This is a predicted structure of a 73-nucleotide RNA (transfer RNA) from a Candidatus Micrarchaeota archaeon. It matches the Rfam family "tRNA". Rfam classes the family as a transfer RNA. The organism belongs to Microcaldota, within Archaea.
RNA sequence: GCGAUCGUAGUCUAGCCUGGUAGGACGCUGCCUUGCCAAGGCAGUGACCCGGGUUCAAAUCCCGGCGGUCGCA
Numbered sequence: 001g002c003g004a005u006c007g008u009a010g011u012c013u014a015g016c017c018u019g020g021u022a023g024g025a026c027g028c029u030g031c032c033u034u035g036c037c038a039a040g041g042c043a044g045u046g047a048c049c050c051g052g053g054u055u056c057a058a059a060u061c062c063c064g065g066c067g068g069u070c071g072c073a
Base pairs, nucleotide, nucleotide: 001072002071003070004069005068006067007066010026011025012024013023020056027045028044029043030042031041032040049065050064051063052062053061
């Protein structure tokens, strides 16, 4: 340099193909429970890599960029 693939919360991840309320787990905070801790229960918390386009509506489709991984040279 070329090609493929991926980017969603502090961490891991579903949703993308087929546009329509962003979901789960861990974590964190508060409360309950306990002599204390742990475990358990209830509630809360926080996210679509960046810019543009299409559309009534974009995490999703299109274009460009950035970054990771793999392959080729």